[in-house]
């Protein structure tokens, strides 16, 4: 001096899964001028259903060890949490920067 690996930060990419009912707001039509129907949207409540890639739990190939135990371990699995318009979030990932360790 110092790659890979590891950690952090910034920018970018980043999937999946829905309806129904009621209330409410706006717009439009009809007419008996105050009702009704339809559409869209927001928000609130209820019902059932669904998704999995924050997190969490479980099993485990494998790993650690002479062996066993303990420990570590998934995007597998469970759906507790979370999510199913947008937004947010989002495992993972590309680039850049910084840090630690170290082969050389």
């Nucleotide at each position: 001096c110092g790659a890979u690996c590891c950690c952090g930060c910034g920018c970018g990419g980043g999937a999946g899964a829905g309806c129904c009912c009621g209330g409410u707001g706006a717009c439009g039509g009809c007419c008996c001028u105050g009702g009704u129907c339809g559409u869209c949207g927001u928000u609130c409540g209820g019902g059932c259903g669904c998704c999995g890639a924050a997190g969490g739990g479980g099993c485990a190939a494998c790993u650690c060890c002479u062996c066993c135990c303990c420990g570590g371990a998934a995007c597998c699995u469970c759906u507790c949490a979370g999510g199913c318009g947008c937004a947010a979030g989002g495992a993972c990932u590309g680039c850049g920067c910084g840090g630690a360790c170290c082969a050389g």

Predicted 3D model of a 104-nucleotide RNA (Glycine riboswitch aptamer) from a Nocardioidaceae bacterium. The prediction has a mean pLDDT of 76. It was read from a public genome assembly, where an Rfam model found it. Rfam family: Glycine riboswitch aptamer. Rfam describes the family as follows. This family represents the bacterial glycine riboswitch. The source organism's lineage runs through Bacteria, Bacillati, Actinomycetota, Propionibacteriales and Nocardioidaceae.